[in-house]
RNA sequence: GGUGACAUGGCCAAGUGGUAAGGCGGUGGAUUGCAAAUCCACCAUCCCCGGUUCGAAUCCGGGUGUCACUU
Numbered sequence: 001g002g003u004g005a006c007a008u009g010g011c012c013a014a015g016u017g018g019u020a021a022g023g024c025g026g027u028g029g030a031u032u033g034c035a036a037a038u039c040c041a042c043c044a045u046c047c048c049c050g051g052u053u054c055g056a057a058u059c060c061g062g063g064u065g066u067c068a069c070u071u
Base pairs, nucleotide, nucleotide: 001070002069003068004067005066006065007064010024011023012022018054025043026042027041028040029039030038047063048062049061050060051059
């Protein structure tokens, strides 16, 4: 230099056009004599910009970063 894959809360991770699951963690609350455990609530501009569409995390173009293969 060429080709391909990936980017989703603090961390892991599902989601192939119609309300962004789940686990860990955090905060607040319930419970308890105090804790632990348990239960409830909350914590997402889906890497950035643009396009297509009634509607985009998802499709298309460009960019950034990471990884792999290749020269």
Transfer RNA from Aneura pinguis, 71 nucleotides, folded computationally.
It is recorded under the gene name trnC-GCA.
Rfam family: tRNA. Gene Ontology term of the family: triplet codon-amino acid adaptor activity.
The sequence is in RNAcentral, with records from ENA.
Its mean pLDDT, the model's own confidence on a scale to 100, is 80.